[in-house]
Context: one part of a larger RNA
């Protein structure tokens, strides 16, 4: 000098900024991944409108998905990101430079299509079984769900003759023309299918560096290679038949112990030594161990399926869970916070869109953990008052320090006033593009309207009074700071050297003093 520190004594105010380093130990209880009705068949609830019946003439009851909207369900995207932790890895796991044998959902660019059919199943209905969790069986229904047929510029295979492969509709608007009055058609938009590029993103492969032991010297049979075959998106013993007998090591192989890596952080003049909290990339993990399914993407923290341990429930047959996400709680420890507010803002999933969801974040609460600022009063004031301590008894200090006397009001307090963070989002004009259109829809421009959790903001006014606001060590020499009292090798200091046995500047008090200061010490650490 430093710290994610804790411990004694103190303790005023605000800015930043951090806060289980330990038991990757166990969890009550809320919350933390949903959303689309512009994909569906629909209507439980809730509101509107309509209809029927009944009266007490505006109220009840009913019935209609006609509107707004929507529980459950199908069905798409999205739960692989965000967060969380550091157990496990000494390794292509991390840095850094390269390689070539790969995918790649949403996004961007282009190109060629989106014809025409068909069978189911949730759901609801109807009937069971189970304490539950949950299930069984009929009968019906849709779809951007699922499958075939037909095409097929490019795409796959190929023996160069060929084969072989796709899709979905939906929504706003419309002038002719047909209509079965639902539409068709037309046009916008938003999807879908193929292909090719291009961002993104992953996945493989290798040089070089990346702990400590030799009281660990050998280690290796899928083991190293080669051929073939299978797998994978994709190279390869990945994986498997046969074939050879290799292949690594004192330039430390194998085993053992330790550990996430990295940017940095601390410290040091530098080299170079710690060291990896916050905040950023990577990487492992998600009660233990294992496994696949889905899917672009996973072997999935809040999915699944076995197994184990442990919890809970049970009508004993059987079943539910899984905080190393925020919060909290027990437990362990020197030791580490609220079971808070909000989607106002950034950002992320859905969605045409409004908007909903979001413990990401953005705030707020608690801790002197630190790291900065600020205050706890200024001027003046000698009779050098009193009272303390000392004294050689004369005085000396405490000491301009206090009281008087004049000011002043930071911050705290009370009140008033008050940006910024707000961009957007709706509505209306104008205008341009698409277009059969002066619909619709986008873009632009401009008026109107109008969203703050924090918040009793920040900030600036007013008021009152010095008023509400200083402690800790230390004083023997290192090392700044000195006397008296008690005590008597006792009681006790102590980082070292060392005080302490009757005049102790070293122990205790007390007056002085010095040093830091809202902190000061002490104790662990590293340099």
């Nucleotide at each position: 000098a430093u710290u994610g520190a804790a411990c004694g004594c103190u303790g005023g105010c605000g800015g930043u900024a951090g806060g289980c380093u330990u038991a990757a130990c166990a969890c009550a209880u809320g919350c933390a991944a949903g959303u689309c009705g512009a994909g569906c068949g629909g209507u439980a609830a809730c509101a509107g409108g309509a209809g029927u019946a009944g009266c007490u003439u505006g109220c009840u009851a009913c019935u209609c998905g006609c509107u707004g909207a929507c529980g459950a369900g199908c069905g798409g995207c999205g739960g692989a990101c965000g967060g969380g932790u550091g157990a496990g890895u000494a390794a292509c796991g991390c840095g850094u430079a390269g390689g070539a044998a790969u995918c790649u959902g949403c996004c961007u660019g282009a190109u060629a299509g989106u014809u025409g059919g068909g069978g189911a199943u949730a759901g609801c209905c109807c009937a069971g079984g189970g304490a539950a969790a949950c299930u069984u069986g009929g009968a019906u229904u849709a779809a951007u769900a699922c499958c075939g047929a037909a095409u097929a510029c490019g795409c796959u295979c190929u023996a160069c003759g060929g084969a072989g492969g796709a899709g979905a509709g939906c929504a706003g608007g419309g002038g002719a023309u047909c209509u079965u009055c639902g539409g068709a058609c037309c046009u916008u938009g938003c999807g879908c299918u193929a292909u090719c590029a291009g961002a993104u993103g992953a996945g493989c492969c290798u040089g070089c560096g990346u702990g400590a032991g030799a009281u660990u010297a050998g280690c290796u049979a899928g083991u190293u290679g080669g051929u073939g075959a299978g797998g994978u998106a994709a190279u390869g013993g990945c994986u498997c038949a046969c074939c050879a007998a290799g292949g690594c090591g004192a330039c430390g192989a194998u085993c053992u112990c330790u550990a996430g890596c990295u940017g940095g952080u601390c410290u040091g003049a530098g080299a170079g030594g710690a060291u990896g909290a916050u905040c950023a990339g990577c990487c492992a993990c998600a009660c233990u161990g294992g496994g696949a399914c889905u899917g672009a993407g996973a072997c999935a923290c809040g999915g699944c399926c076995c197994a184990g341990a442990c919890u809970c429930c049970u009508a004993c047959g059987g079943g539910a869970g899984g905080c190393a996400g925020c919060a909290g709680u027990g437990g362990g420890g020197a030791a580490u916070a609220u079971u808070g507010c909000a989607c106002a803002a950034u950002g992320g999933g859905c969605g045409c869109a409004a908007g909903c969801c979001u413990g990401a974040u953005g705030c707020a609460g608690c801790c002197a953990u630190a790291c900065c600022g600020c205050g706890u009063g200024u001027g003046u004031g000698a009779a050098g008052a009193a009272g303390g301590c000392c004294u050689u008894a004369g005085g000396g200090u405490u000491g301009u320090a206090a009281a008087g006397c004049a000011c002043u009001u930071u911050c705290a307090g009370u009140a008033a006033u008050g940006a910024g963070g707000a961009a957007a989002g709706g509505g209306g004009u104008g205008u341009a593009g698409u277009u059969a259109a002066u619909a619709c829809c986008u873009g632009c421009a401009u008026c109107c309207u109008g969203u703050g959790a924090c918040g009793u903001u920040a900030g600036c006014u007013a008021c009152a009074g010095a008023a509400g606001a200083a402690g800790c060590a230390c004083c023997g020499g290192c090392u700044a700071a000195c006397u008296c009292c008690g005590u008597g090798c006792c009681a006790g200091c102590a980082g070292c050297c060392g005080c302490g046995g009757u005049a102790a500047u070293a122990c205790g008090g007390a007056g002085g003093g010095u040093g830091c200061a809202a902190g000061c010490g002490u104790u662990a650490a590293u340099c």

Small-subunit ribosomal RNA, 5' domain from an uncultured bacterium, 527 nucleotides, folded computationally.